Background:
This is a predicted structure of a 500-nucleotide part of an RNA (small-subunit ribosomal RNA, 5' domain) from an uncultured bacterium. Its Rfam family is "Bacterial small subunit ribosomal RNA". Gene Ontology terms of the family: structural constituent of ribosome and ribosome. The RNAcentral record of the full RNA draws on ENA and SILVA.
[in-house]
Context: one part of a larger RNA
């Protein structure tokens, strides 16, 4: 040189786009981020009408809150990298060993009964959190019975392709479904196939370091019968044999989240894994099911543990590596912002609700990219200041002074696209355009000894002090201070750390 999620010093005028705890996977106040459906059900609080009235109120229509049964979804999106050297990633493939809610497309059907239960209401416990008992009641909740197109299971038949049980065809037997709403148009249940998108396993290759780890293994490694799974499988089990591994690096230790990519180089190659995008693995630490299509589940559920915190001492509650936010650590890293207007997701027939994902906005020269801090004329070459050999020379057309100019500023009007056929924009009175003023409001850091571009003068006297590297300073210092010049580069420069 070049490069950086970068610190620091000194300086600082605006603009677009981008990045912003890399350190304590450290503890967290406080608010928010996953709810939504009344076209699945029962019940119905305020409140508003009309009637009656003893003025307390009752009745009946309307209304439709919080709550509850049931459904979908909460397994997505959002974090963070702790652990993991592993089929965890990345490529190629298998799966004759699987699974798929929503959606799409075909094909068949939707019959007829039955008990409870929340919510409510009594009673009762308990500071709380919560909880028992007893009566009622609905349903797209739960349950029986029937049908079977087709499917599952048994036993067979038959033909085909295989490395192979698979499929596929057909015959007997035996099994097992459904649910209603309804604004009449939809929307929905069930059951078979197909797809599509998702995902499970399996296996060839491929990517750290150490041999000052050389042997390591008992569910070990094969087998045969079973369990379990969606699935193969020592996955788990019981008997049986005694084997697998390994210098082509086993086993062990130590580090490490992996890919697209990014930085540097002419390449090869070194270096990295911040922002975006794909896989993984995690959610106080550890452990275990449960629900579901789908979880061993980040704002679910139990146990154990360490921590905080309520408590009437009997007991309870909670988990920011989600957005902000606040203490610690640190050289260092930001707003408890605004809005669902777009783009996306969940529910819902829809209005719509609900989304710190997202859009967007505040804070930071942290990065890049662009723009400006005036142009033009102007010599007795003012003053001043350094310098002198005192003539002079330099700063220097540089200022002034004259003229023009408005990019930015500052005021003042107007004022979007983003919104697909009406209306609706959080960002915003912002982008933007018109008009008016007035050079108006904007320049600094480094360096000038050789490497490397830029001198001289004074202090100073091996003192103070400089300094990548050679090395400078001991009385004429271009190498250290100041000052005047010069010379780099610029809203930035400089130094520092790290790669290349």
């Nucleotide at each position: 040189g070049g490069a950086u999620g970068a610190a620091c010093g000194c300086u600082g005028g605006c603009g677009g786009c981008g990045u912003g705890c890399c350190u304590a996977a450290u503890a967290c106040a406080u608010g928010c981020a996953a709810g939504u459906c009344g076209a699945a059900c029962g019940a119905g609080a305020a409140c508003c009408a009309u009637a009656a009235u003893u003025c307390g109120u009752u009745a009946u229509g309307g209304g439709g809150a919080a709550a509850g049964u049931g459904g979908c979804g909460g397994a997505c999106g959002g974090g963070u990298g702790a652990g993991u050297a592993a089929c965890a990633c990345g490529u190629a493939g298998a799966u004759g060993a699987c699974c798929u809610g929503c959606c799409u497309c075909g094909a068949a059907g939707c019959a007829g009964g039955g008990g409870a239960u929340a919510a409510c209401c009594c009673a009762c416990c308990g500071a709380a959190a919560g909880g028992u008992g007893a009566g009622c009641u609905a349903a797209u909740a739960c349950c029986c019975u029937a049908u079977a197109a087709g499917c599952u299971c048994a036993c067979g038949c038959g033909g085909u392709u295989u490395a192979g049980a698979a499929g596929c065809g057909u015959g007997u037997g035996a099994g097992a479904a459904a649910a209603g709403c309804u604004c009449c148009g939809a929307c929905g249940c069930u059951u078979c196939g197909a797809g599509a998108g998702g995902g499970g396993u399996c296996u060839g290759c491929g990517g750290g370091c150490u041999a000052u780890c050389a042997g390591c293994u008992a569910g070990u490694u094969g087998g045969c019968g079973g369990g379990g799974u969606a699935a193969c499988g020592g996955c788990c089990c019981a008997c049986c044999a005694a084997g697998g591994c390994g210098g082509u690096g086993a086993c062990a230790g130590c580090u490490a989240g992996g890919g697209g990519a990014c930085c540097u180089g002419a390449g090869a190659g070194g270096g990295u894994g911040a922002u975006c995008c794909c896989c993984c693995a995690c959610a106080c630490g550890g452990g275990a099911a449960c629900u579901g299509a789908g979880a061993a589940a980040c704002g679910g559920u139990c146990c154990c543990g360490a921590c905080u915190c309520c408590u009437a001492c009997g007991g309870g509650a909670g988990g920011c590596a989600g957005c902000a936010g606040u203490a610690a650590g640190g050289g260092a890293u930001a707003u408890u912002g605004c809005a669902c207007a777009a783009u996306g997701g969940g529910c819902g027939c829809a209005a719509g609700c609900c989304u710190g994902a997202u859009g967007c906005a505040g804070c930071a020269a942290c990065g890049c990219c662009g723009c400006g801090u005036g142009c033009a004329u102007g010599a007795u070459g003012a003053a001043g200041g350094c310098c002198u050999u005192c003539g002079g020379g330099u700063c220097g057309u540089a200022a002034a002074a004259u003229g023009c100019u408005u990019u930015u500023c500052u005021g003042g009007c107007u004022g979007a696209a983003g919104a697909g056929g009406a209306a609706g924009g959080a960002c915003a009175g912002u982008a933007a355009g018109c008009c008016a003023g007035g050079a108006a409001u904007a320049a600094g850091u480094g360096u000038c000894g050789g490497c490397u571009a830029a001198c001289u003068a004074c202090g100073u006297g091996c003192c103070a002090g400089c300094a990548g590297c050679c090395g400078c300073g001991g009385u004429a210092a271009a190498a250290c201070g100041u000052a005047g010049g010069a010379c780099g580069c610029a809203a930035g420069c400089g130094u520092u750390a790290u790669c290349c």